The part of an RNA shown here (small-subunit ribosomal RNA, central domain) has 349 nucleotides and comes from Butyrivibrio sp. X503. It matches the Rfam family "Bacterial small subunit ribosomal RNA". Gene Ontology terms of the family: structural constituent of ribosome and ribosome.
[in-house]
Context: one part of a larger RNA
RNA sequence: CUGGGUGUAAAGGGAGCGCAGACGGCAUAGCAAGUCUGAAGUGAAACCCCACGGCUCAACCGUGGGCUUGCUUUGGAAACUGUUAAGCUAGAGUACUGGAGAGGUAAGCGGAAUUCCUAGUGUAGCGGUGAAAUGCGUAGAUAUUAGGAGGAACAUCGGUGGCGAAGGCGGCUUACUGGACAGCAACUGACGUUGAGGCUCGAAGGCGUGGGGAGCAAACAGGAUUAGAUACCCUGGUAGUCCACGCGGUAAACGAUGAAUACUAGGUGUUGGGUGUCAUAGACAUUCAGUGCCGUCGCUAACGCAGUAAGUAUUCCACCUGGGGAGUACGUUCGCAAGAAUGAAACUC
Numbered sequence: 001c002u003g004g005g006u007g008u009a010a011a012g013g014g015a016g017c018g019c020a021g022a023c024g025g026c027a028u029a030g031c032a033a034g035u036c037u038g039a040a041g042u043g044a045a046a047c048c049c050c051a052c053g054g055c056u057c058a059a060c061c062g063u064g065g066g067c068u069u070g071c072u073u074u075g076g077a078a079a080c081u082g083u084u085a086a087g088c089u090a091g092a093g094u095a096c097u098g099g100a101g102a103g104g105u106a107a108g109c110g111g112a113a114u115u116c117c118u119a120g121u122g123u124a125g126c127g128g129u130g131a132a133a134u135g136c137g138u139a140g141a142u143a144u145u146a147g148g149a150g151g152a153a154c155a156u157c158g159g160u161g162g163c164g165a166a167g168g169c170g171g172c173u174u175a176c177u178g179g180a181c182a183g184c185a186a187c188u189g190a191c192g193u194u195g196a197g198g199c200u201c202g203a204a205g206g207c208g209u210g211g212g213g214a215g216c217a218a219a220c221a222g223g224a225u226u227a228g229a230u231a232c233c234c235u236g237g238u239a240g241u242c243c244a245c246g247c248g249g250u251a252a253a254c255g256a257u258g259a260a261u262a263c264u265a266g267g268u269g270u271u272g273g274g275u276g277u278c279a280u281a282g283a284c285a286u287u288c289a290g291u292g293c294c295g296u297c298g299c300u301a302a303c304g305c306a307g308u309a310a311g312u313a314u315u316c317c318a319c320c321u322g323g324g325g326a327g328u329a330c331g332u333u334c335g336c337a338a339g340a341a342u343g344a345a346a347c348u349c
Stems, first nucleotide, its partner, number of pairs: 003321004007303002012317001014201004021194003025088002028085004033081002035077008048066007091191001092188003096183003103177007110154001115149007125136002162169002206247006215241002220236004258316006266294013298305002322349003331342004
């Protein structure tokens, strides 16, 4: 390389958009590059295969045929691929009508709770633990009442409920804004699928500048525990957590399952729409789009998957090829840094 694979054995890129490329619906006419077919030329000889012949046989040698899978020229065919022209509407998209949603961005507002401050009442404890101690408190704490400040998060509703490409999104209101779904069938007429590079987004933690800082809390300090205790428990506590603007670009970024299309028994929940029947509290039937569970065929090493496939097929991309060394070294690119990306070998079993 081929082959075989990628839920859990090695292996799906964190996610999207998309240039090139690859692949691509129905039907008509033309062309003839691919494709098929006839002919001609060439494809040296030796070698190889077959037949016959010459050395008494054989090795060896000679003659004829084949082979030389190819190339060039030329005559034809037109199903398929390609291409040109003119079309179609089942894919795709647009318009219209309608309802659902923690989809996004910004501004404003709200109540509960913690902490702190001020004032009142009140007096000796509070707090904490397995038990304690450190800590707080007669300079009046804890408790309780009233007022105030400030930051962060939004109980109940809340749901294998919803939305989003993924990361993710949850108090309320307003403004701007993206997408999906159902119905209808007016419009465009294959405009599609995938996508190496590329570009964009990307939890938490981290970095830079400037704010903010209630609670929590790496580091750190103290008290315990212990043989020790650089921990688990307790009392404190700084970065950080929050905001704005940049950087970084990784996760068990998981469904450990790439995207798209078609087909393949049923049953039962639930979310958002539509249609019909009964004639109205609603029930039943059916249909489209999601989201769960069970299960037949089939698949699987088994576990299990099973119309949300890990089944049956097609297209495109990514990735794997024994364990360790090692996601290391070196080089390169990116980054302020931390580091990220790419990514070996010797050696060893």
Lineage of the source: Bacteria > Bacillati > Bacillota > Lachnospiraceae > Butyrivibrio.